[in-house]
RNA sequence: GCCGAGAUAGCUCAGGGGUAGAGCGCUUCCUUGGUAAGGAAGAGGCCGGGAGUUCAAAUCUCCUUCUUGGCU
Numbered sequence: 001g002c003c004g005a006g007a008u009a010g011c012u013c014a015g016g017g018g019u020a021g022a023g024c025g026c027u028u029c030c031u032u033g034g035u036a037a038g039g040a041a042g043a044g045g046c047c048g049g050g051a052g053u054u055c056a057a058a059u060c061u062c063c064u065u066c067u068u069g070g071c072u
Base pairs, nucleotide, nucleotide: 001071002070003069004068005067006066007065010024011023012022013021018055026042027041028040029039030038048064049063050062051061052060
């Protein structure tokens, strides 16, 4: 230099045009003599950044940053 894959909650990951979800973790409560386990509720992300298309974009297109793999 060329060609791919990826970036979404604290962590690991879904979601591929119509209000963003799960598991674990965190907070509060219930249960217990007290823990653990179990149960209930809740907080937390405008989806790497910018622009475009669209009534509507995390999702499609372009540019760009970073991570990772391959080729040279």

The RNA shown here (transfer RNA) has 72 nucleotides and comes from a Cytophagales bacterium. It matches the Rfam family "tRNA". It is annotated as a transfer RNA. Rfam's curators write: Transfer RNA (tRNA) molecules are approximately 80 nucleotides in length. Model confidence (mean pLDDT): 82 of 100.